A computed fold for a 410-nucleotide RNA from a Bacteroidota bacterium, annotated as Bacterial RNase P class A. The source organism's lineage runs through Bacteria, Pseudomonadati and Bacteroidota. It matches the Rfam family "Bacterial RNase P class A". Rfam describes the family as follows. Ribonuclease P (RNase P) is a ubiquitous endoribonuclease, found in archaea, bacteria and eukarya as well as chloroplasts and mitochondria.

RNA sequence: UGUACCGGUCGGAUCAUCGCGCUCCGCGAUUGCGGCGUGAGGAAAGUCCGAACACCACAGGGCGCCGUGCUUCCUAACAGGAAGGCCCCGUUUAUUCGGGGACGGCAAGUGCAACAGAGAGUAGACCAGCCGAUGGCUUCGUCCACGGAGCACAGGUGAUGGGUGAAAGGGUGGGGUAAGAGCCCACCGGCGUUCCGGGCAAUCGGAGCGGCCAGGUAAACCCCACGGGGUGCAAGGUCAAGCAGUACCGCACGCUUCAGGGCGAUAUGGCGGCCCGCCGAAUUUGCGGUACGGGUAGACUGCUCGAGGCCGGCGGUGACGCCGGUCCUAGAUAAAUGAUGAUCUCACCGCCAAGGCUAUGCGGAAGCCCGGCGGUCAGACAGAAUUCGGCUUACAGGCCGGUACAAUCC
Repeated sequence: UGUACCGGUCGGAUCAUCGCGCUCCGCGAUUGCGGCGUGAGGAAAGUCCGAACACCACAGGGCGCCGUGCUUCCUAACAGGAAGGCCCCGUUUAUUCGGGGACGGCAAGUGCAACAGAGAGUAGACCAGCCGAUGGCUUCGUCCACGGAGCACAGGUGAUGGGUGAAAGGGUGGGGUAAGAGCCCACCGGCGUUCCGGGCAAUCGGAGCGGCCAGGUAAACCCCACGGGGUGCAAGGUCAAGCAGUACCGCACGCUUCAGGGCGAUAUGGCGGCCCGCCGAAUUUGCGGUACGGGUAGACUGCUCGAGGCCGGCGGUGACGCCGGUCCUAGAUAAAUGAUGAUCUCACCGCCAAGGCUAUGCGGAAGCCCGGCGGUCAGACAGAAUUCGGCUUACAGGCCGGUACAAUCC
C1' cells in the first nucleotide's frame, strides 16, 4: 500500500408548487375555510427476553413445572451491559497482542461411549520379553547322599516392546523382589486439607500435612444455589343498540329483626396445574352454576409528557450515576406521513492533465492524495399501530478501529 473478514458508525440536505393526517388558534356552524407548528427506523422486522400499565383479585404458603448458573458492579428489571478471574484457540522474547466460552457439581446416584481391543472405570493379560518352586525329563560334579546347569509345565509379572482405539490405570531416579509394581523412599505433577499473604470477590502466590492417584460426558437424567402467579391494548373502561330461550343441578344450616334486612357459614363457583388457605353467592317465582342455542360486534376512550431527548459540569477504569439548563419531536383506524421540479452534498463509473507523497541521491513503473470534465442520480435492508430497555436477523456504499494474507519494483 492492496485484498478479505470481524466489530462500530453514517446510511442525506435546502427551496418552491400541489396533495394528505394530527394538536392549537381564528372564522364559521359544517361531514367546512384559513394560519402557525408537526408527521415512519437503525433495525419500524422476528415476537426471543425483561418491564411499565390494566384486569383476574383482598393476594398468601407448599409441591410440581419453568428459567438462570465464575465474581463484583450498572439498571425499573433482564437470558442485557461494564470491569475483572479462570479455561481454550491463534500469535509473541514476554498474558505480548487478538478471538472464543452454554464458566455451579461426575468422590451423591443412575446412565451413555458403535466397532476394535485382554481390558473402557471398584475397567486388564492377547503376542513377544522377564521370573518360574515342588514334582517331571536331560546332563555335569563322584555310583549314592548332596549340589549346579538346561528344558518344559502349573503359575506369577506389568508397561520393557508391540497391537486396538478418540481415549488404556501419573513421571524421573533409587531401594526392594524369584521377576515386578507407590510395594517403599526422594523429588516433580495432580487431588484433598490446614495456615499465611495480595484482592470487596471470583481467585493468585507461598509454607506444611496426607501414597489419596478416583478417565470422558450434565445444550445426558439428575443434585445444588438463586429467581418466577396468570392473561395481555384483540388488556381494560364508558355509551348506544339488540335478542330467545331450552335442559339439568343447587338453594342445606345457625343467630338476630315485627318485617325489610344484617351477621356467620357453605359450593357443582373464582384464584395458570395439584394441595392447603383465602374470597364468596343462592334462603323460591327469584337467584347461582353447567351445557346447548340465539342476538350485537357501532361510537368514544385507553392513545402518547416518557424509567423522554439534547447541551454543559462533576464523579467513576467503565457500563453508568448526580446536578444544572433547555426542548416537546406521529397518534393513524383499512389505516395519513406523498408527488413533481430545481439546487447542493455524499457515493460509484469513465476520461483528462501531470501537481504533491511513497526507506538513501536522480530518473522511471506501480499505488495513493489533490484538481478538472462528463455520466448514474441518493443508489442497500426496508414502513409506526400501547410504550420502553435489550437480544437476534437483513443491509449497496462510505468512514473509524482490529485481525489475517500478499507486495514493497527497475